[in-house]
RNA sequence: AGAGUCGCCCGGAUCACCGCGUUGUACUUGUACACCGAGGAAAGUCCGGACUCCACAGAGCAAGGUGGUGGGUAACGCCCACCCGGAGAAAUCCGCGGGAUGAGUGCCACAGAAAAUAGACCGCACAUUAGAAAUAAUGUGUAAGGGUGAAACGGUGGUGUAAGAGACCACCAGCAUUUACGGCAACGUAUAUGGCUAGGUAAACCCCACUUGGAGCAAGACCAGACAGAUAGCGUUUGAGAACUGCUCGUUCGAGCUAUCGGGUAGGUCGCUUGAUUACGUAAGCAAUUACGUAACUAGAUGGAUGGUGAUCCCUCGCAAGAGGACAGGAUCCGGCUUAUAGGGCGACUCUUCUU
RNA sequence: GGGCCCGUAGCUCAGUGGUAGAGCAGGGGACUCAUAAUCCUUAGGUCGCAGGUUCGAUCCCUGCCGGGCCCA
Numbered sequence: 001a002g003a004g005u006c007g008c009c010c011g012g013a014u015c016a017c018c019g020c021g022u023u024g025u026a027c028u029u030g031u032a033c034a035c036c037g038a039g040g041a042a043a044g045u046c047c048g049g050a051c052u053c054c055a056c057a058g059a060g061c062a063a064g065g066u067g068g069u070g071g072g073u074a075a076c077g078c079c080c081a082c083c084c085g086g087a088g089a090a091a092u093c094c095g096c097g098g099g100a101u102g103a104g105u106g107c108c109a110c111a112g113a114a115a116a117u118a119g120a121c122c123g124c125a126c127a128u129u130a131g132a133a134a135u136a137a138u139g140u141g142u143a144a145g146g147g148u149g150a151a152a153c154g155g156u157g158g159u160g161u162a163a164g165a166g167a168c169c170a171c172c173a174g175c176a177u178u179u180a181c182g183g184c185a186a187c188g189u190a191u192a193u194g195g196c197u198a199g200g201u202a203a204a205c206c207c208c209a210c211u212u213g214g215a216g217c218a219a220g221a222c223c224a225g226a227c228a229g230a231u232a233g234c235g236u237u238u239g240a241g242a243a244c245u246g247c248u249c250g251u252u253c254g255a256g257c258u259a260u261c262g263g264g265u266a267g268g269u270c271g272c273u274u275g276a277u278u279a280c281g282u283a284a285g286c287a288a289u290u291a292c293g294u295a296a297c298u299a300g301a302u303g304g305a306u307g308g309u310g311a312u313c314c315c316u317c318g319c320a321a322g323a324g325g326a327c328a329g330g331a332u333c334c335g336g337c338u339u340a341u342a343g344g345g346c347g348a349c350u351c352u353u354c355u356u
Numbered sequence: 357g358g359g360c361c362c363g364u365a366g367c368u369c370a371g372u373g374g375u376a377g378a379g380c381a382g383g384g385g386a387c388u389c390a391u392a393a394u395c396c397u398u399a400g401g402u403c404g405c406a407g408g409u410u411c412g413a414u415c416c417c418u419g420c421c422g423g424g425c426c427c428a
Stems, first nucleotide, its partner, number of pairs: 001352010012313007020037002023034005039327001043338002046336005051216004058249004063212005068082005083097001084095004098207002104205002106201003121146002123142008154172006173197001175194003179190004220270004229261006241253004277296008314325004357427007366380004374411001382398005404420005
């Protein structure tokens, strides 16, 4: 200098005028003044919790979720570190990553002899028959070679044989088991033994381990206000219906419940924002994160506030005049994930080339 | 706030691991004096997008995008 990988941050600034919302103060009770007023994703609502109510949630079955190991956390399907497998020249990235010898079942199209208790199309051999011979037919043996396929029941070489074959031997690959060492563990390294070899698929059913009570701020509590019932069915201890709860049992409440038509209301207060909070420092830890100290208070609307205009500067485009400022906006609150995002900045690392 | 479903040719829909079809519509031809109907023939697919599992994905899994329905 070029190419690339990873992580983090900013994402317009200041002022003036007008306007909007909460809170506080003042009084003339609807005005004035003061303070504060969207985000890294406020979004999707995909996970996990806090909080609230149901009876603090019982037993069995079913259903769902998670899936290498260790750690972090309030918790998680999140995060960190490591292991294993895969991609890459490397930095680095990706993985629903338990079980297919030791439960069982299913599936593997087409092609191919055969797709899983192996099998035989060509081939290679031997025997019999026919033939003068070449050879052909039949039977038997075989799985070395050919061909098919995504995948063919270990590979190479030799011994052996009629031809062959783990039938036997050597080396190699792989599997299972034993022992030793390292590691908390997943696992790794080495050694010995075994049978000669075991296909793939569980993001197919399934099995194993762990795990999940239900509902949700329209939760829930209080205040004020409005209204009109009718018909049908079921039921009142022979228990309708409701809760735990998807089903059964069990427990509890229980005099009303369900459907259709008709009528009324759709107001206020609390919940509500000080919190697993933010910033800085120190310490522990490889890290995620945690502990301690100091400082700070930073939206709380519900007809749902946060906007408009002007000036100066910054950035981008443009010769200039001038134009423009990414994605996007709270709705009980937090921790994650995912998705959208113009442009800019910082840091770490890898490879190649050149110069010293 | 909670739950469920769909996306395949221009339109309406099949296909649920083995390489994608049907009806209508479109183009061409035949029949007819001509049109319709009828008959023959033909073109047209990123199976919403991306990644993964598998030998192989419209189908299975995950995440997005778009649309629709139900309950409180």

This is a predicted complex of two RNAs, RNase P RNA and transfer RNA, with 428 nucleotides together.
Rfam match: Bacterial RNase P class A. Rfam links the family to the GO terms tRNA processing, ribonuclease P activity and dimeric ribonuclease P complex.
The coordinates come from a structure-prediction model, not an experiment, and the mean pLDDT is 77.